[in-house]
Context: one part of a larger RNA
Molecule: large-subunit ribosomal RNA, domain I
Organism: Breznakiellaceae bacterium SP9
RNA sequence: GGUUUAUGGUGGAUGCCUUGGUGUAUAGGAGCGAAGAAGGCCGUGGUAAGCUGCGAAAAGCUGCGGGAAGGAGCAAACAUCCUGAAAUCCGCAGAUUGCCGAAUGGGGUAACCCAGCAGACGCUAGUCUGUUACUAGUAUCUGAAUACAUAGGAUAUUAGAGCGAUACUAGGGGAACUGAACCAUCUAAGUACCCUGGGAAUAGAAAUCAAUAUGAGAUUCCGAGAGUAGCGGCGAGCGAAAUUGGAAGAGUCUAAACCGUAGUAAUACGGGGUUGUAGGGCUGUUUGGGGGUAACCCGCAGAGUGAUAAAGUUAUUACAUAGCAGAACGGCAUGGAAAGGCCGGACAAAGAGGGUGAGAUCCCCGUAAGCGAAAUGGAAUAGUCUCUGUGAAACAGUACCUGAGUACAGCGGGGCACGAGAAACCCUGCUGGAAUCUGGGUCGACCACGAUCCAAGACUAAAUAUACUAUACGACCGAUAGAGCAGAAGUACCGUGAGGGAAAGGUGAAAAGAACCCCGGUGAGGGGAGUGAAAAAGAACCUGAAACCGUAAACCC
Repeated sequence: GGUUUAUGGUGGAUGCCUUGGUGUAUAGGAGCGAAGAAGGCCGUGGUAAGCUGCGAAAAGCUGCGGGAAGGAGCAAACAUCCUGAAAUCCGCAGAUUGCCGAAUGGGGUAACCCAGCAGACGCUAGUCUGUUACUAGUAUCUGAAUACAUAGGAUAUUAGAGCGAUACUAGGGGAACUGAACCAUCUAAGUACCCUGGGAAUAGAAAUCAAUAUGAGAUUCCGAGAGUAGCGGCGAGCGAAAUUGGAAGAGUCUAAACCGUAGUAAUACGGGGUUGUAGGGCUGUUUGGGGGUAACCCGCAGAGUGAUAAAGUUAUUACAUAGCAGAACGGCAUGGAAAGGCCGGACAAAGAGGGUGAGAUCCCCGUAAGCGAAAUGGAAUAGUCUCUGUGAAACAGUACCUGAGUACAGCGGGGCACGAGAAACCCUGCUGGAAUCUGGGUCGACCACGAUCCAAGACUAAAUAUACUAUACGACCGAUAGAGCAGAAGUACCGUGAGGGAAAGGUGAAAAGAACCCCGGUGAGGGGAGUGAAAAAGAACCUGAAACCGUAAACCC
């Protein structure tokens, strides 16, 4: 020096555990803000650094309700207090709510500095309270050049502003890398990103489809149709629809003709009217609840605040935001401890789960089946209330109306799965530019016949998308995993900054956390004693692998 065995140290793997995460489903809900938000700064406790709570009324104040013996947060200790005159705690509604921040009296290097006006108080210095930003709308008062006026100004009042969710959605703009094994059409992709809006959004009651049938009947979403028909340097790739099965279901208003009122008129308001089997207007004839010349009233009928007009209020019901109550067990031995074993019982609409000194239906919390709200909230139903209709129908006539720089065409683009193609259909920058029901659009060039629908005005719930919150569950994780974070984590720390970003869990059933003694620096650390089932559980604390470092013995060189 090595090998082996034994025994220690170090180290923190492994096993077990879980306060924390994660996914799915269901429900709620989709906003907060000048009545000052989100987010901060600074304060606030008897002692108080951090977190949490709160705001000079400061770990809190008031009322109402729940609840019941303890309580003064995490978080010990001491001190001092509160509490059956009901505290602490939980819910609802209020009060207070410093300073900054859209920040809004002016300024500013955020959390600071400096004012004006009015009122109150004070002998004075001054103090306190309120108010004073900008933009837009409305109203009123004023008011130039310039006579009337207008511009402008002032005051009052209403609204806006900012934040959020990095999700979803609509609209307006809109890439490139990439793929095509290069690359230019193409692709990526109408994606990323920017702007504006919504709580859901968009769409939506046929100028839709269909295709011979006695056809369907707004939109949206899901399944099939189908990787089909097609498109495509026919490359790479892109990629429908009809139809059908479901979810949901709801339909409405206007312009015009004509009439009335006002006006010189343009026009405004009211009535009327709203469709495709064409409908409406106007004229005439016939039929029709009551009253009234009429307007209108009664009566009748219908509808409703989620589109079709709109504001409440009352009652009831269930729900949400605290809760209540809830069956049935003992013994023996082992053990530190019984819930495990043995013996004998009970409950069960409850044998889900968790806890309790090992494994508990009957010990505790719960679970099943039930019950509950003074207050606030949204919802449903029924009233009240409000609104609408009160004529309509049939027949005959008339040809007044039925959305124009529109439809459509040409040129240039874009959207449609469809790249100009045989290219219909939809949108429109430019140039032209109709018809008026004996009318017009569509049916994938175009024509004929046929079928079908009625553009050039508007509204519309639900089914659908998703962050967030709550609950339940998991052949999800179990501390190098699961969130970056199971601990004062977006912390410490790094960076001028945008930004980056950790590590770190486990004594024990219970602190019973080691009185007292000894060595030692009034140490660190250790030895006794004591606690405990265990201290080889002693706080550097469950288990305690390996590397690594010792000690002892044997053997080898």